Predicted 3D model of a 104-nucleotide RNA (SAM riboswitch aptamer (S box leader)) from Peribacillus glennii.
């Protein structure tokens, strides 16, 4: 790095330190010196272990191991359906990509 599976509409600072970028990729749209990445530190979630409970489950707790922490994954990309008409608006499937866990 491929590959399964399973989730992606909830939730998370008027903190420090840093300096101009950032939102994966393409196009929009946007966030940003009233300070971007980025690192600490606080939150949030509960996926796997862990602990409690249980006859098994449900469920709790947040100990440990990711994760996350502006906009639905911020929209769209490809097919299809509805409806509307100068091409917009919804609604389904996917593809891509994130996470976790897992197998050779």
């Nucleotide at each position: 790095a491929a590959c399964u599976u399973a989730u992606c509409a909830a939730g998370a600072g008027a903190g420090g330190c840093g300096g101009a970028g950032g939102g994966a990729c393409u196009g929009g749209c946007c966030c940003u010196g009233c300070g971007a990445a980025g690192c600490c530190c606080g939150g949030c979630a509960a996926c796997c272990g862990g602990u409690a409970a249980u006859a098994a489950c449900a469920u709790a707790c947040a100990c440990g191991g990711u994760g996350c922490u502006a906009a639905u994954u911020c929209c769209a990309g490809c097919a299809g359906a509805g409806u509307a008409u100068u091409g917009g608006c919804u609604c389904u499937g996917g593809c891509a990509g994130a996470u976790a866990a897992g197998g050779a």
Rfam family: SAM riboswitch aptamer (S box leader). Gene Ontology term of the family: regulation of gene expression. Rfam describes the family as follows. The SAM riboswitch is found upstream of a number of genes which code for proteins involved in methionine or cysteine biosynthesis in Gram-positive bacteria.